Predicted 3D model of a 73-nucleotide RNA (transfer RNA) from an Acidimicrobiales bacterium. The prediction has a mean pLDDT of 83. RNAcentral holds the sequence, with entries from ENA.
[in-house]
RNA sequence: GCCCGAGUAGCUCAAUCGGCAGAGCACUGGUCUUGUAAACCAGAGGUUAGGGGUUCGAUUCCCCUCUCGGGCU
Numbered sequence: 001g002c003c004c005g006a007g008u009a010g011c012u013c014a015a016u017c018g019g020c021a022g023a024g025c026a027c028u029g030g031u032c033u034u035g036u037a038a039a040c041c042a043g044a045g046g047u048u049a050g051g052g053g054u055u056c057g058a059u060u061c062c063c064c065u066c067u068c069g070g071g072c073u
Base pairs, nucleotide, nucleotide: 001072002071003070004069005068006067007066010025011024012023013022019056027043028042029041030040031039049065050064051063052062053061
């Protein structure tokens, strides 16, 4: 230099063909317990890496850039 993959909640990851952004763990509050843990109930938490484009509508499609991983020379 070229090619491929990945980037979404604090962490690990979903989201089928473009149509309300979710789960588990963690966190906060509550129930329970003499107390803690566990269990159960509820809650909070998002610039979907950044910018632009297409569209009524973009995590999803197109272009550029950044970061990480792999491959080729």